The RNA shown here (TPP riboswitch aptamer (THI element)) has 107 nucleotides and comes from Arenibaculum pallidiluteum.
The model forms 96% of the base pairs in the Rfam consensus.
It matches the Rfam family "TPP riboswitch aptamer (THI element)". Rfam links the family to the GO term thiamine pyrophosphate binding.
């Protein structure tokens, strides 16, 4: 001095699908990290928000758009895969490690 790695502490960013019950983040079942734990407004809504969980924070696939998309699978369904070297997309400090420069001493 540098940030590839991890850790830490504040901040930030995003999604909640499918199928079955008579409708619902009610119950039960499917992948998965996460598919709803608390709380608020609304008459009510599969409606809107907050907070906690999980996941991401530019060497960025978290997570969005393309999408009523395309091929497989399934009772379905981003389940698998392709799209996808596509277009966007959220950071900042300290510490350990490492790495480089210098200057000192010692061999």
């Nucleotide at each position: 001095a540098g940030c590839a790695u991890c850790a830490c502490u504040g901040g930030g960013g995003g999604g909640a699908g499918c199928c079955g019950g008579g409708g619902c983040g009610c119950c039960g079942g499917c992948u998965g990290a996460g598919a709803g734990g608390u709380c608020c407004c609304g008459a009510a809504a599969g409606g809107g928000g907050a907070c906690g969980a999980c996941c991401c924070c530019u060497g960025g696939a978290a997570c969005c758009u393309g999408a009523u998309c395309c091929g497989g699978u399934u009772c379905g369904c981003a389940c698998c895969g392709g799209c996808g070297u596509a277009g966007g997309g959220a950071c900042a400090g300290u510490g350990a490690c490492c790495u480089c420069a210098u200057g000192g001493a010692c061999g």